The RNA shown here (small-subunit ribosomal RNA) has 1489 nucleotides and comes from Candidatus Alkanophaga volatiphilum. Rfam family: Archaeal small subunit ribosomal RNA. The family has 86 seed sequences and 709 matches in Rfam 15.1. Its Rfam clan is "SSU clan".
[in-house]
């Protein structure tokens, strides 16, 4: 100080998470010491056993008791001692009477929104035991009663009667005083004021004292009367939660007068009178909640808490009440109620830990039934002292805080392990410390021995790209995200990181969060301006003087407890902690004094801001009247005749009872074109013929006038589109609902024919809208340009008309725009600087619901939540991608046009599916299917049966008591020294177990390399510097033109450059050089063979290399040329010449990627996996299976044909376990010989279609050849399953193929044949040859797809994309809801314990019973309204939940543009009418710029 999370990336909004502190409870760990105001506050102010917590004074007294003295009487064991009596001295405290405290201490936080707190004053309305000061005093006399004696009652608490006595007990008198009323005086005193003090008279009330100790002094009390002090009562200003879904409250209320009452005012309380108080500056009401010093947290403003310490308040089981006393409404006093409890002899009685410990409950939660009164403090006492769970101390808690430590060196070192060392701690002893102990502290001895762990390691956020298990499982996770076979996220195991007596985790608090924004936030579009105005409160307010001095500001006083908080110093060994001084804090409150800019206020003035008024224009501004006018639409009349309407196409529908059309004429009703303009007017909704009245505003002119009157506006008030309701009119035309026709899978829509409400008037409601500039009003400043409307002025023209046109201004309205703003689109009429004042906003989503409350007939509107759920939900702009969007340009895997085929049929083959021991596996739109060169009889071969073989190496075992091998017989067996049996041979090993191995066509092409296919017969795809932009990109790469090309020209914030295209390589097409065997043969000569005697023919030889050709090498084309087109460009059309043109033709090569394409089964390879088997071998069998489905062919349906005979032209290629001339057998297939060839030489090898000739006659045939039958033949170890030929018999479907596809622009398409390649045998495949040889386009983008530009998205695993709603199912809160419990508050009734007053009466009489009136009254009974909570039968929706059903509504013009308001319908998304917006695409006009 930030970080992580919405995107493919981006920036903005926003929110959720992390990351610091602080409390609480908790996990797992734990060695010691010190301090602390720390420990049942959070939930039960729920109950409570036992012990303890208030006493004290003998110097107030009385008396029991103990002692002692003296004296009397009596006994007796007689200097004495017992016993008893009486005086007096000491001692005691049991018991009681007085005194003083038990009103403090401690405790807790229910109640309480209140003068309870807090702070500051006020009391002229008070009171104060004890205490200080000062003045006076203390006399005379009575009287009662506990304790005690005595006698009842009672289970017990406790009680009743009788008798007797003391005081500092109680009562009468005196004096002193003192209150209190009346009256009076004054020029009295204080003060801001006299009601107050003083004086004096008079009545009246009240009315004093208390002793003690001491020998004395005098000590210690006691009355009075005055001040003080302390401490309290009382009033008050000000401050300090929430909820307005609490808007009105209020009957003693509010005030007066009189009286109670109190220490003391006062409606505190009574009687009587007024009828008033209180409220948005928030009354009442509810809900919460002790307040404050201060705690946490924050730079700080703040937010949040307020236990514990301090202050102050309240309560002491719930209530009520009182008595004592200075002081309580006490509470470890008392009545009484109630509820709980507990004792009972059942008649009566006790009890109140929210003290200290301690139970039990209640929970996540919180200690010992200690010691001490030694210290500090209290109460009593003269005082000694006595109490004291207040307090002091100790023990238990990882509460908090501060400090220390778990060692330190060396050696071997893999763990560890030895050796030295030192002594905080630790153990174990003496002192010293304490009230007494504990710690401590000093010393002595022993000895590393007893002392470390939580978290966390995917990012954020520090620390594994480490090893095993796992396999969307088990799990993890604040957030975002891991995990479906390689996991740095699970779980562990090793290592590392953090912090460290702690470290983690739940829950809350600050802080982060400028995410409630006073500091310090926004509000076109992100959440957010009320629909518009008018105007109350209230905020705010121009210009000059003059005054006040409320605000403000300066000084000074008093306050604002300590403690907390900052610094210094000191004090415990440091700190923690404690002293002490300073200062700060309580941000603020009161007094004095002073200052006048500013704001207030009071006067006084001005005129800019308002606001009038006057004048001439402008206008769809409201009302109200009356007037027109085309369409439509009915009605009559006349014409006409079959249609007519409507649609993508149609039908419903209308018409022969005459419609549509046409002309006349009449009713109707609504509207009001053209002018018509991003033009005018209104606040806003809105507002259009025209004339007439009647009003509202506004702009402009104006040397006029008022003289700050202003701005804003919470509430309130009107006004307010369209639907909607009411009432009564209308009703033509449109048209929700409904009916019908169509479309469709379906159409509760879309499109058609009909239609009611309604639209339309008059009155009244409702009061919403995307009521949108999605822009609140007002007011001031900040550059311009250019259109447009009104207004003024000025200039020019004028056909002079309110004409045209320019300049200037003032006012409204568009566009573009400096500055600046913005997340950016954009704003500049501000969304820009600034000032006032008002509405609103604070993550999506439940929700604008729900409940309450108000309006409204009604629909509904206004205000408006929460549970619960969710990591996002959104803006704005950016690259793509798509679009049933647009523009351009291209493609025979696009259409067109033409030509052939495919779809039907047999067959061949592939796939699929099915079958089967197995029918191995891949490949699956284009781009999988005669594909894996895949044509499989064995092999191949991975499959299925069956046999059978095989561990390199290491370790244990077994083995010279013979292992492993091999071999006759037998037996298994299809077969077999494979195995068994039983023998012999041999002589070193050995699969019997555990590990590692070879090999695996096991597994994963989603872990990979390599090769491919494909987009792509595309023209694209980047970089580099500069610039643009916060960025994500983006311009270069757009644009016009061109181009087969992002090809090239030419403009442009681009200027270059790379990969692609081209170039370039091969082939072919023309021509020229070189070469000439094995290739050629014009001309030369030979040879031979044919001859019609003209000649022909064989390259055979001699010879040539002239052409043919073969090879090599070069020429050749570049829009060079002419002409037109075009920017004189790049190019483009036509011409010319040329073998050949505009890339000549055909080919190779195929960018940057994409497609998790395909291939682990070609090879290579990471990881699993099988390892005597998932390895290797061998026989066999399968891949050939066939009810079917799809594909590639090949063969045909025939006559352009078939078949017979004859008869011609190739070329590529291949030949040595090969090709095989020739010859000879065979009818063929073949087969027996076999020259020549390492091959321009030999051979494969007769090319077919073609032509000639015949023949068949449209016939399932002389078309077609499947299918079967015999016979033969060839390969091959083997042709049975399952091979090929040859022959000869049989002869099937099939007569031109449905939806629907495929292929091809020339030497192609079709057709004809050859040739290789696989290979032993076997092509209908593939790859090549070369014959023969067309039709058609020369265009377009309609279909299918590409490219480029541009538009719109809610898409981005990218339209095979997102995505809505009903219904099904689970889960969870939540609303309504017959009721039904339960609690509080109010009020009305009855009872009604008790208090209080007054009164009568009795009594044993300062009191007390009883009774009676009046009064307050808890608590219970009811009746009633309100309010909370909890159940609930059924109802409702609503949020969530990988793969459930309908449909297809939204996003691309989403296929009927979306969305708002409202009404109607509809399974659902929606649909349909009416008004409205653009936050709609396209495509055209129009204005602006």
């Nucleotide at each position: 100080a930030c970080u992580g999370g919405u995107u493919g990336a981006u920036c903005g909004u926003g929110c959720c998470a992390g990351a610091g502190g602080c409390c609480a409870c908790u996990g797992c760990u734990a060695u010691c010491g010190g301090g602390g105001u720390c420990c049942g506050a959070c939930u039960a102010a729920g109950c409570c056993a036992u012990g303890c917590u208030a006493g004290u004074c003998g110097u107030g007294g009385g008396c029991a008791c103990c002692u002692u003295u003296c004296c009397g009487c009596g006994g007796c064991u007689c200097u004495g001692c017992c016993g008893u009596g009486g005086a007096g001295g000491g001692g005691g405290g049991a018991c009681c009477c007085g005194g003083c405290g038990g009103a403090c201490g401690g405790c807790u936080c229910a109640g309480u929104a209140a003068c309870a707190c807090g702070u500051g004053g006020c009391c002229a309305a008070c009171c104060u035991c004890c205490c200080c000061u000062c003045g006076g005093g203390u006399c005379c006399g009575g009287g009662a009663u506990a304790a005690c004696c005595c006698c009842g009652g009672g289970a017990a608490a406790c009680u009743g009667g009788g008798g007797a006595u003391a005081a500092u007990c109680c009562c009468g008198g005196a004096u002193g005083g003192g209150c209190c009323a009346u009256g009076g005086a004054g020029u009295g005193c204080u003060g801001g004021a006299a009601u107050g003090c003083c004086c004096c008279a008079u009545g009246g009330c009240c009315a004093a004292a208390a002793g003690g100790c001491g020998a004395a002094a005098g000590c210690c009390g006691c009355c009075c009367g005055a001040g003080g002090a302390u401490g309290g009562g009382g009033c008050u200003g000000c401050g300090g939660c929430c909820c307005a879904u609490c808007a009105g409250g209020u009957c003693g209320u509010u005030g007066g007068c009189g009286g109670g009452g109190u220490a003391a005012c006062g409606g505190c309380c009574c009687g009587c009178c007024a009828a008033g108080c209180c409220g948005a500056c928030g009354a009442c009401g509810g809900g919460u909640a002790c307040g404050g010093g201060c705690u946490g947290u924050g730079a700080g403003a703040g937010c949040a808490g307020g236990a514990g310490c301090c202050c102050g308040g309240a309560g002491a089981u719930g209530g009520a009440c009182c008595c004592u006393g200075a002081g309580a409404c006490a509470a470890g006093g008392g009545u009484c109620c109630a509820g709980g409890c507990c004792c009972u002899a059942c008649g009566g009685g006790g009890c109140g830990c929210a003290g200290c410990a301690g139970g039990c409950g209640c929970g996540a939660a919180a200690c010992c039934u200690u010691c001490g009164c030694a210290a500090u403090g209290c109460g009593c006492g003269c005082a000694a002292g006595c109490g004291u769970g207040a307090c002091g101390a100790g023990g238990g808690g990882a509460c908090c805080c501060c400090g220390a430590g778990u060692g330190c060196c060396c050696u071997c070192u893999u763990c560890g392990a030895g050796g030295g060392c030192u002594g905080u701690u630790c153990g174990g002893g003496u002192g010293u410390g304490u009230a007494a102990a504990c710690a401590g502290c000093a010393c002595c001895c022993g000895g590393a021995g007893g002392a470390a762990g939580g978290g966390c390691c995917g990012g954020g956020c520090a620390a594994g790209g480490c090893c095993g298990g796992u396999g969307c499982c088990a799990g993890c996770c604040g957030c975002c995200g891991c995990g479906g076979u390689a996991a740095a996220a699970c779980c562990g195991g090793c290592g590392g990181c953090c912090c460290g007596a702690g470290u983690g985790g739940u829950g809350g608090c600050c802080g982060c969060g400028a995410u409630u924004a006073u500091u310090g936030g926004g509000c076109c579009u992100a959440a957010a301006g009320g629909g518009u105005c008018c105007g109350u409160a209230g905020c705010c307010g121009g210009c000059c003087c003059c005054g006040c001095a409320a605000g403000u500001c300066c000084c000074u006083c008093g306050g604002g407890a300590a403690a907390u908080c900052u610094g210094g110093c000191g004090g415990c060994u440091c700190a923690a902690c404690c002293g002490u001084c300073a200062g700060g804090c309580u941000u603020c409150c009161g007094g004095g004094g002073g200052a006048a800019a500013c704001u207030g206020c009071a006067g006084g003035g001005c005129u800019u801001g308002g606001g009038a008024c006057c004048g001439g224009g402008a206008g769809a501004g409201g009302c109200g009247g009356g007037a027109g006018g085309u369409a439509c639409u009915c009605c009559c009349g006349g014409g006409g005749u079959a249609g007519g309407g409507g649609u993508g196409a149609a039908a419903u529908c209308c018409u022969u009872u005459a419609a549509u059309c046409c002309c006349g004429g009449g009713g109707g009703g609504a509207c009001c074109g053209c002018c018509u303009g991003u033009g005018g007017c209104g606040a806003a909704g809105g507002c259009g013929u025209c004339c007439c009245g009647c009003u509202g505003g506004a702009a402009c002119g104006g040397c006029u006038c008022c003289g700050a009157c202003g701005g804003u506006g919470a509430g309130g008030g009107a006004c307010g589109a369209a639907g909607g309701c009411c009432a009564g009119g209308g009703g033509a035309g449109c048209g929700a609902a409904c009916c019908g026709g169509a479309u469709u899978a379906g159409a509760u829509a879309c499109c058609c024919g009909g239609g009611u409400a309604g639209u339309c008037c008059u009155g009244g409601c409702u009061g919403u809208a995307a009521a949108c500039g999605a822009u609140g009003c007002g007011g001031g400043c900040u550059a311009g340009g250019u259109g447009u409307u009104g207004g003024c002025g000025c200039c020019g023209c004028u056909g002079c008309g309110a004409g045209c046109g320019g300049c200037g201004u003032c006012a409204g309205u568009g566009c573009c725009g400096a500055a600046g703003g913005g997340a950016a689109g954009c704003c500049g009429u501000a969304a820009g600087c600034c000032c006032g004042c008002c509405g609103c906003c604070u993550g999506g989503g439940g929700a604008g619901u729900a409940c309450g409350g108000g309006c409204g007939c009604a629909a509904g509107c206004c205000u408006g939540a929460a549970a619960c759920u969710u990591a996002a939900a959104c803006g704005a702009a950016u690259u793509g991608g798509c679009g049933g969007g647009g523009g351009a340009g291209c493609a025979c895997u696009a259409c067109a046009a033409c030509g052939g085929g495919u779809g039907g049929a047999g067959c061949c083959u592939g796939c699929g599916g099915u079958u089967u021991a197995a029918u191995u596996g891949g490949a699956u739109u284009c781009a999988a299917c005669g594909c894996c060169g895949g044509g499989a009889a064995g092999c191949u071969u991975a499959c299925c049966g069956g046999g059978g073989g095989a561990g390199a190496c290491a370790g244990c075992g077994a083995g010279a008591u013979g292992a492993a091998g091999g071999c006759c017989g037998g037996g298994c067996u299809g077969a077999a020294g494979a195995c068994c049996c039983u023998g012999c041979c041999a002589g070193a090993u050995u699969a019997g177990c555990u590990g590692a191995g070879a090999g695996g066509u096991g597994g994963u092409g989603c872990a990979u390399g390599g090769c491919c296919g494909u987009c792509g017969u595309c023209a694209g795809c980047u970089c580099g510097u500069a610039c643009u932009g916060u960025g994500a990109a983006g311009c270069c790469u757009c644009c016009u033109g061109u181009u087969a090309a992002g090809u090239c020209a030419g403009g442009c914030a681009a200027c270059g450059a790379g990969c692609g295209a081209g170039a370039c390589c091969c082939g072919u097409g023309c021509c020229c050089g070189c070469a000439g065997u094995u290739g050629c043969c014009a001309g030369c000569g030979g040879a031979c063979c044919c001859u019609c005697c003209g000649g022909g023919g064989u390259g055979c030889c001699g010879g040539g290399c002239a052409c043919u050709c073969u090879g090599c090498g070069g020429g050749g084309a570049c829009c060079g040329c002419c002409g037109g087109c075009g920017c004189u460009g790049a190019g483009c059309c036509g011409g010319a010449g040329g073998a050949a043109g505009g890339a000549g033709c055909g080919g190779g090569c195929g960018a940057c990627g994409g497609u998790a394409g395909g291939u682990c089964a070609g090879u290579a390879u990471g990881c699993c996996c099988c390892g005597a088997a998932u390895c290797c071998c061998c026989c066999g069998g399968g891949c050939u299976a066939c009810a079917c489905g799809c594909g590639u062919g090949c063969u045909a349906c025939a006559a352009u044909g078939g078949c017979c005979g004859g008869u011609a032209c190739a070329a590529u290629g291949g030949g040595a376990u090969g090709c095989g001339a020739c010859c000879c057998c065979g009818a063929a297939a073949g087969g027996g010989g076999g020259a020549g060839c390492u091959a321009a030489u030999c051979c494969c090898a007769u090319a077919a279609a073609g032509c000639c000739g015949g023949u068949c006659g449209u016939a399932g045939u002389c078309g077609g050849g499947a299918u079967c039958g015999a016979g033969g033949g060839c390969u091959g170890c083997a042709a049975c399953u399952c091979g090929c030929c040859c022959u000869c018999g049989u002869g099937a479907a099939c007569g031109u193929g449905g939806a629907a596809u495929c292929c091809g622009u020339a030497g192609u398409a079709a057709u004809c044949g050859c040739g290789c390649c696989u290979c032993a045998a076997a092509a209908u495949g593939g790859c090549g040859c070369g014959g023969u040889g067309a039709a058609u386009a020369c265009a377009u983008c309609c279909c299918u797809g590409c490219u480029c530009c541009u538009u719109g998205c809610a898409c981005a695993c990218a339209c095979c994309g997102c995505c809505c709603g009903u219904c099904a199912a689970g889960c969870c809160a939540c609303c309504c809801g017959a009721g039904u419990g339960a609690g509080g508050c109010u009020u009305g009734g009855g009872u009604g314990a008790g208090g209080g007053c007054u009164c009568g009466u009795c009594c044993g009489g300062g009191g007390g019973g009883c009774g009676a009136g009046c009064u307050c009254g808890a608590a219970c009974c009811u009746g009633a309204g309100c309010c909370u909570c909890g159940c609930a039968a059924g109802g409702g929706g609503g949020g969530c939940u990988a793969a459930g059903u309908c449909g297809u509504a939204a996003c691309a013009a989403g296929g009927u543009a979306g969305c708002c308001g409202u009404a109607g319908g509809g399974g659902a998304a929606c649909c349909u009418g009416c008004g409205g917006c653009u936050g709609g695409a396209u495509c055209a006009c129009c204005u602006c710029c």